[in-house]
Molecule: Lysine riboswitch aptamer
Organism: uncultured Mediterraneibacter sp.
């Protein structure tokens, strides 16, 4: 240097299936009242359509979801598993642009989970994310008789094999 195997664990990680709760008595819809010219589930422009046979808004009533996010169990693939940031392309809704969502590439950061804090995301005091602080944990290095202390980062660590 290369190849193969392996370890970290107060849920190890991701994906997926099923179930459950939440979303929510919400959205969209029907009927009635009010209203009086706009409206079409983000914004701007356009197109098309609905609208004085009464638009939006609001209220009452009838019936009433889903996606995303979460939890549990199972399955599958795994141990840079994966997560996040930046940037570029693609896909999505009638068209164009923005924004947003999904997805792929490139690149950077993070060993791991936990607690606390403010922030962001979110329907959410759920969950998640990066950051800061704290202790813990795996691993290596240095010091030490030891107990332990200090420091590093996954481009790392352990084992075996091969080559120089």
């Nucleotide at each position: 240097a290369g190849a193969u195997a392996g370890a970290g664990g107060u849920u190890g990680c991701a994906u997926u299936u099923u179930u459950c709760a939440u979303u929510a008595g919400u959205a969209a819809g029907g009927u009635g009242a009010c209203g009086g010219a706009u409206g079409u589930g983000u914004c701007a422009g356009g197109a098309a359509c609905a609208g004085a046979a009464g638009a939006a808004c609001u209220c009452a009533u009838c019936a009433g979801a889903a996606a995303g996010g979460g939890a549990a169990a199972g399955a599958u693939g795994c141990c840079g598993a994966a997560a996040g940031g930046a940037u570029g392309a693609g896909u999505g809704g009638c068209c164009u642009g923005a924004a947003c969502a999904c997805c792929c590439g490139u690149u950077c950061u993070u060993g791991g989970g936990c607690a606390u804090g403010a922030c962001a995301u979110u329907a959410a005091g759920a969950g998640u994310g990066g950051c800061a602080u704290g202790a813990c944990u795996g691993u290596c290095a240095u010091c030490g008789c030891a107990a332990g202390a200090u420091g590093g980062a996954g481009a790392g660590c352990u084992a075996u094999c091969u080559g120089a």